[in-house]
RNA sequence: GGGGACAUAGCUCAACUGGAAGAGCACCGGUUUUGCAUACCGGAGGUUAGGGGUUCGAGCCCCCUUGUCUCCA
Numbered sequence: 001g002g003g004g005a006c007a008u009a010g011c012u013c014a015a016c017u018g019g020a021a022g023a024g025c026a027c028c029g030g031u032u033u034u035g036c037a038u039a040c041c042g043g044a045g046g047u048u049a050g051g052g053g054u055u056c057g058a059g060c061c062c063c064c065u066u067g068u069c070u071c072c073a
Base pairs, nucleotide, nucleotide: 001072002071003070004069005068006067007066010025011024012023013022019056027043028042029041030040031039049065050064051063052062053061
């Protein structure tokens, strides 16, 4: 320098290939306990890496940029 994959909640990952974002752990509150932990119930938490485009509608399609991994030279 060229090819490919990935980037979604604090962390690890989903989202049936376009119909509007969810789970586990962690965090907060409640019940339980003399207290802690466990268990159960509830809650909060997201500019979907950044920008632009297509579309009635984009996490998903197209272009550019950034970062990580990988292959070739």
Molecule: transfer RNA
Organism: Patescibacteria group bacterium